[in-house]
Overview:
SAM riboswitch aptamer (S box leader) from a soil metagenome, 105 nucleotides, folded computationally. Its Rfam family is "SAM riboswitch aptamer (S box leader)". Its family is annotated with regulation of gene expression in the Gene Ontology.

RNA sequence: UCUUAUCCAGAGGGGUGGAGGGACCGGCCCGGCGAAACCCCAGCAACCGCUGAACAACGUCCGUCCAGAAGGUGCUAAUUCCGGCAGAGAUACUGGAAGAUGAGA
Numbered sequence: 001u002c003u004u005a006u007c008c009a010g011a012g013g014g015g016u017g018g019a020g021g022g023a024c025c026g027g028c029c030c031g032g033c034g035a036a037a038c039c040c041c042a043g044c045a046a047c048c049g050c051u052g053a054a055c056a057a058c059g060u061c062c063g064u065c066c067a068g069a070a071g072g073u074g075c076u077a078a079u080u081c082c083g084g085c086a087g088a089g090a091u092a093c094u095g096g097a098a099g100a101u102g103a104g105a
Base pairs, nucleotide, nucleotide: 001105002104003103004102005101006100007099012041013040014039015038016037020030021029022028024084025083026082027081042076043075044074047072048071050068051067052066054064055063080098085095086094087093
C1' cells in the first nucleotide's frame, strides 16, 4: 500500500511523569481532584490460532456452525463522542468517505 470482516455491547487501579488529549477539520467534551507517554497489576472481548461436538457421502483434510479455553493481537470516558460527502433545504435515517482493529497479500 491492497483485499476482506467488524466498529450503538463490554472492561480501571497503582507508580513514574507534568500539560496536554479525544486521528484530521469544525463542534462539543476530558484534563493540576493530574493530560500524553512509559511501567506494573487487573479486567473486557473473542479476530487469528487451539480443543471438542455437529453438519451432504467411508475416512481424513478443508469448509460451515456451535461450545469451551484464553496462546498471538486488540481494547478498558462519551456510538469510531457528534458532524464533514451523497441521497432534496433542515432534522432524523440510509449509504459512503476517512479512521481504528483483526486476518491475508